[in-house]
Context: one part of a larger RNA
RNA sequence: UGCAUGUGGUGGAUGCCUUGGCGAUUACAGGCGAUGAAGGGCGUGGAAGCCUGCGAAAAGCUCCGGGGAGCUGGCAAACAAGCAUUGAUCCGGAGAUGUCCGAAUGGGGAAACCCGGCCCGCAAGGGUCAACCUUGACUGAAUACAUAGGUCAAGCGUAGCGAACCUGGUGAACUGAAACAUCUAAGUAACCAGAGGAAUAGAAAUCAACCGAGAUUCCCAGAGUAGCGGCGAGCGAAAUGGGAUCAGCCUCCAACUUUUAGCACUUGAACUAAUCAAACCGUCUGGAAAGUCGGGCCAUAGUGGGUGAUAGCCCCGUAGAUGAAAGUUUGAGUGUGGAACUAGGGUUGGAACAAGUAGGGCGGGACACGAGAAAUCCUGUUUGAAUAUGGGGGGACCAUCCUCCAAGGCUAAAUACUCGUAAUCGACCGAUAGUGAACCAGUACCGUGAGGGAAAGGCGAAAAGAACCCCGGAAGGGGAGUGAAAUAGAUCCUGAAACCGCGUGCAU
Numbered sequence: 001u002g003c004a005u006g007u008g009g010u011g012g013a014u015g016c017c018u019u020g021g022c023g024a025u026u027a028c029a030g031g032c033g034a035u036g037a038a039g040g041g042c043g044u045g046g047a048a049g050c051c052u053g054c055g056a057a058a059a060g061c062u063c064c065g066g067g068g069a070g071c072u073g074g075c076a077a078a079c080a081a082g083c084a085u086u087g088a089u090c091c092g093g094a095g096a097u098g099u100c101c102g103a104a105u106g107g108g109g110a111a112a113c114c115c116g117g118c119c120c121g122c123a124a125g126g127g128u129c130a131a132c133c134u135u136g137a138c139u140g141a142a143u144a145c146a147u148a149g150g151u152c153a154a155g156c157g158u159a160g161c162g163a164a165c166c167u168g169g170u171g172a173a174c175u176g177a178a179a180c181a182u183c184u185a186a187g188u189a190a191c192c193a194g195a196g197g198a199a200u201a202g203a204a205a206u207c208a209a210c211c212g213a214g215a216u217u218c219c220c221a222g223a224g225u226a227g228c229g230g231c232g233a234g235c236g237a238a239a240u241g242g243g244a245u246c247a248g249c250c251u252c253c254a255a256c257u258u259u260u261a262g263c264a265c266u267u268g269a270a271c272u273a274a275u276c277a278a279a280c281c282g283u284c285u286g287g288a289a290a291g292u293c294g295g296g297c298c299a300u301a302g303u304g305g306g307u308g309a310u311a312g313c314c315c316c317g318u319a320g321a322u323g324a325a326a327g328u329u330u331g332a333g334u335g336u337g338g339a340a341c342u343a344g345g346g347u348u349g350g351a352a353c354a355a356g357u358a359g360g361g362c363g364g365g366a367c368a369c370g371a372g373a374a375a376u377c378c379u380g381u382u383u384g385a386a387u388a389u390g391g392g393g394g395g396a397c398c399a400u401c402c403u404c405c406a407a408g409g410c411u412a413a414a415u416a417c418u419c420g421u422a423a424u425c426g427a428c429c430g431a432u433a434g435u436g437a438a439c440c441a442g443u444a445c446c447g448u449g450a451g452g453g454a455a456a457g458g459c460g461a462a463a464a465g466a467a468c469c470c471c472g473g474a475a476g477g478g479g480a481g482u483g484a485a486a487u488a489g490a491u492c493c494u495g496a497a498a499c500c501g502c503g504u505g506c507a508u
């Protein structure tokens, strides 16, 4: 030095576990905000820090319910000082307080800071002061009346935030066409505006085809069909049939009418705390019984979790039954009310029936349809009807025929989505997986910034976390002790391999 074997170190794979994720289903909810939000800064405890809670009334205050013995949140034990059957801590409902920044709104500003006016107050301190919009009042030019303008007041008006879904506006490129320009990607992404719990659409100037249907939306088929297309790449309907869901209406005048909305009271249900809730003992093994064996019991409860191994009967629960002072939602009844409300209530009678519009020319855009034979829809520009004896459409256009009535408006449901709440589930993951994040993670760290972005779980049933002695400066170790186990000793379950020692044998 090599090989073999034994025994260690290092290391953290594997197995097992799960507090965290992922994906669903059902129901609810679908908003918060000048009564100051979302999100933050700074404070706040007997006690230094961080998290959580809270706000100078600061891990809290008041009231009303629930509950019933301990409590003063967590990391995090001990101590101190207290509270509590005169009902604390805790849970639910309502209220009070709520610093500074932030739409941030008295003015300013490099967010959490600086500086003011006015009113009240002895002071400490408290209140108020942005803009726009709407309404009202008072004023008031050129300019006589007036109007513009100004001043003041009132408003639970607007603003800002929010995951996706929705409507509208603006609107790419990579890419594909095996290059590329029409085309495609795609009216996608992105940006902007706005709304709602859904939004949009919607009661035929629609389709159809000589038969007829009868608003819209969504799904299945029709169908990758008819078509469009450097007829390339590709794009791609509709009628019709079957389903989901169904709902129709309004306007101006007059007359008549009462059941609505609203308000008050009574009452039912649901939600926001909860309450009751059956039935087991012995033996053996073991550190421990829920396991074994023996004998019982309950079940409208043998879902699930915990307990020193695997428990229907030990604990929490579960089935079932019950429950609300207060708040919210929703239904019913009674009274009042009278059309007060842009679902402009109902009935009857009468009236009205949308003009720079429809259409045309030029240029664009949308329609599955790229200008095409190109109808239909929108409109920048320019023109420009008829008015029910009328007008639009039926894919150039004309006639016949059929069908509908534009240029005003409203409308539930079926449909889309899930930041969130509650419950349940999974031939989903199990710490290099599953969220980036099981752990104080959008943290540490990186970057001027936009932004990028980790690693990191496991002693034991219980800390019983090793008193005491010895070596050592300590670290560490040896005894002793705890424990079932300490090669479970805090770098702690299991503890693979690479890698590094030591003992022994053989070879050199």
Base pairs, nucleotide, nucleotide: 001507002506003505004504005503006502007501008500009499015493016458017457020429021428022426023425024424025423026422027421028420029418030417031161032160039101040100041099042055043054044053046079049075050074051073061095062094063093064092065091066090070083071082072081106115107114108113116129117128118127119126120125131158132157133155134154135153136152137151138150139149165196166194167193168192169191170190176183180230206213207212217244218243219242220241221240227235228234248410249409250408252350253349254348255347256346257345262336263335264334265333266332267331268330269329270328271327272326274322275321276320280295281294282293284291296313297312298302304316305315306314359383360382361381362380363379364378365377366376369395390405391404392403393402394401445452446451465492468479469478470477471476
Molecule: large-subunit ribosomal RNA, domain I
Organism: uncultured Nitrosomonadaceae bacterium